[in-house]
Context: one part of a larger RNA
Molecule: large-subunit ribosomal RNA, domain IV
Organism: Hymenobacter norwichensis
Order: sequence, then C1' cells, then structure tokens
RNA sequence: CACCGCUAAGGAACUCGGCAAAAUGGUCCUGUAACUUCGGGAGAAGGGACGCUUCCUCCUAGUAAUAGGAGAAGCCGCAGUGAAAAGGCCCAGGCGACUGUUUAACAAAAACACAUGACUUUGCGAACGCGCAAGCGGAAGUAUAAGGUCUGACACCUGCCCGGUGCCGGAAGGUUAAGAGGGGAACUUAGUCGCAAGGCGAAGGUUUGAAUCGAAGCCCCGGUAAACGGCGGCCGUAACUAUAACGGUCCUAAGGUAGCGAAAUUCCUUGUCGGGUAAGUUCCGACCUGCACGAAUGGUGUAACGAUCUGGGCGCUGUCUCAGCGGUGAGCUCG
Repeated sequence: CACCGCUAAGGAACUCGGCAAAAUGGUCCUGUAACUUCGGGAGAAGGGACGCUUCCUCCUAGUAAUAGGAGAAGCCGCAGUGAAAAGGCCCAGGCGACUGUUUAACAAAAACACAUGACUUUGCGAACGCGCAAGCGGAAGUAUAAGGUCUGACACCUGCCCGGUGCCGGAAGGUUAAGAGGGGAACUUAGUCGCAAGGCGAAGGUUUGAAUCGAAGCCCCGGUAAACGGCGGCCGUAACUAUAACGGUCCUAAGGUAGCGAAAUUCCUUGUCGGGUAAGUUCCGACCUGCACGAAUGGUGUAACGAUCUGGGCGCUGUCUCAGCGGUGAGCUCG
C1' cells in the first nucleotide's frame, strides 16, 4: 500500500454531493396518512411475537398409526428468523405518463420508442420503395387499409396572422421552348448588255431568316398554419404619491389570447418578500420588471412509475473531529 474485522465520546462536523461504509432485512399478528385515474399509494409509516419441553386440554384431517393448529403449564442463555441468505425509511420539487430502447468498449438520460391525437397521400397494375428491365415488396391487404410527417397516457385546452415560402385549386390576360411557318436577304449562273473592264440576272441549288401559331411553368386570381413560419413602437391621462381602466399617433399580414413565469428558459441577479437553518449563490412558496415562456417545433396540470436530477429530514454509521488496534496478502530476503 491492497482487502478485511473492531473501536471511547460525538454522529455528516466529511464532502461538489452521505461518495463509501454502516444500518434495514425472514414469517406471523397488528396497524397504516396525504393524494388518487378508486386500480392504487402500501411491505406506506409505526408496533409486537418467534427457541426448547409436556404422560395436559380442545379443534381439524385420517379407519388408525399419525400429522397440523389453538390453548395452558414449564425450562435455558447475553442473545431464539441464535450461523448463512433476505427492503433503510419519510417529505417536497424538476423532467419524462407508464413497461420498454440506446452510444458493443468513458454518456442509460430529461434522449429514442410508446398507446393517443392530428395533418397529408393513395380507388388498386394504389400511393410509396428496390430494380436498366422483367419483376418483387406494399399485400395473397383494399380507405376501420397502406405510405409519409408532426405530437406523445390521461384531464382541461390548443388563440390571432395566408403579406413571404411551400402545397392545393383556377384559368381570362401577360411572358414563353422545341416545333410549325416562311415575308425577305445572301451566294451561285443559263442568259443578256458592253470594244473591254465589268454590270444586270430567270429557273434551280445552297445558306440565312422576319411576322404569325406554339404547352407546362412563371406572373396573375383564390384557398390552406396540428404546412415552414410570424405574433410592435412612441406620447399623454385619475382630487397625496404611484400606477393607468382611458385617449392620441406611427407601423404591420397580424401585433402573444388562455395558461404559466428569476423557470432545464432571468442577462442585470445571491432580484424582492415569505418558509426552512444559529448562519441557505442551492431548495420550496409567492411577486411579475418574461435581457430572450406560450399553446400538437404543443400550453398548463397530473395519481402511478424512475439504477433519473434537485432540496430537506429520521435512522445509521471511522465520511469526519482523529486516529488507534488486529488479521490476510503485497512489498523485503532466498529460490
């Protein structure tokens, strides 16, 4: 040093934190709160008993031997679930309803999933997916079905905005590709004019090509937010003061409703008040000045549940005051 056993008095003073250890522990009887979705919570919590003997009494089963139970009487020890094995408990809060799943080998969670709810696509050779295709899955299913997306039990709810982006619908007008179209233009030359140089130049050929006609899309017109998303500013005003139910004004597509709120969100901040402590940057209850909550990127609650996170208490202890003793190993020597 490692792993064990014990320890006066105190009992969390240790520490980021009761980490670790200690404590609890079985069976029977008793008894059991708030809250609650009436199932739970609950082994709540808390309390008591427990060994051995009997030729004693009663009951049960059995034909009986006998076995079990209840009662009574008695015996022993420091100690009777005599060793081993065998929940610590309570209060309050955050998050997630729950059982589950996960980073094989640093993360098990508040993350994922979940039942529930909603939107959306799809009429069947379905949508969708794999494949060049044939074909296969979907499905030997058929809208109470199947795919995609979001939400995440349950309770109460889920406000306003369609201006932007997306999606759906519309087709009058504008724009518009390939293509159609071919006005015209250029080159070429039989011919023709000219003394010549050269000019003109039909048909045909080659090249180019205007107007005009051309869908969807876009522009445009509507719808749609449990689609992506968004949800204001300044000034004044009440007979103390303060505040502003009220008024004015600017801007916007509309200006945040209910509920919650210094919160897993609050910078200032250890906000302020109350509780708990002798003393509390944490915790709980309030307030609202929300830097920068807010309603299925769901809001607020919530019994039960959790190797979850946070605060408090009882019990218990070598965590500590503060260390001591003992054991078994390792260390050391030899091999």